[in-house]
Molecule: transfer RNA
Organism: Thermoproteota archaeon
RNA sequence: GGGAGGGUAGCUCAGUGGGAGUAGCGCCCGGCUGAAGACCGGGAGGUCGAGAGUUCAAAUCUCUCCCCUCCCA
Numbered sequence: 001g002g003g004a005g006g007g008u009a010g011c012u013c014a015g016u017g018g019g020a021g022u023a024g025c026g027c028c029c030g031g032c033u034g035a036a037g038a039c040c041g042g043g044a045g046g047u048c049g050a051g052a053g054u055u056c057a058a059a060u061c062u063c064u065c066c067c068c069u070c071c072c073a
Base pairs, nucleotide, nucleotide: 001072002071003070004069005068006067007066010025011024012023019056027043028042029041030040031039049065050064051063052062053061
């Protein structure tokens, strides 16, 4: 330099034929227990890497840029 994949909650991730952003672990509260763990119930937490464009409407489509991984040279 060329090509491919990826960036979504504190962590690991689903969602990419446009139309209410998921779950698990963790965290907080409650139940249970002598207490804790496990288990059960509830809750908080997200500018969907950044910017722009298309659209009534974008995590999702288009363009530019940044970061990570792999392949080729």